A computed fold for a 75-nucleotide RNA from Candidatus Fermentithermobacillus carboniphilus, annotated as transfer RNA. The same sequence occurs in records of 2 taxa. It matches the Rfam family "tRNA". About the family: Transfer RNA (tRNA) molecules are approximately 80 nucleotides in length. The family's RNA type in Rfam is transfer RNA. The coordinates come from a structure-prediction model, not an experiment, and the mean pLDDT is 84.

RNA sequence: GCGCCCGUAGCUCAGCGGCAGAGCGGCCGGCUCAUAACCGGUUGGUCGUGUGUUCGAUGCACACCGGGCGCACCA
Repeated sequence: GCGCCCGUAGCUCAGCGGCAGAGCGGCCGGCUCAUAACCGGUUGGUCGUGUGUUCGAUGCACACCGGGCGCACCA
C1' cells in the first nucleotide's frame, strides 16, 4: 500500500430500514442471626465521527477514526 471483518449500556454481545435490547455489573428492598446464593424493583446509550440516500438510518452509500486478520513491499 491492497483486501476482508469488527466498533451498540461500565463489561460480553444481540438487533441489520419503523419506540434501542439481553446477560453480567451498579443501586434499593426482600429472605438470613449474618454473608453468599436466590427473589422483586430500579439504574443505565451522541448505536466510533461526518456527509449523503430515505417519509423514516444502529441497519444502506461514501469518506474518515480506532481495533483485528490476510496479502504485497521491505535496496
The source organism's lineage runs through Bacteria, Bacillati, Candidatus Fermentithermobacillia, Candidatus Fermentithermobacillaceae and Candidatus Fermentithermobacillus. The sequence is in RNAcentral, with records from ENA.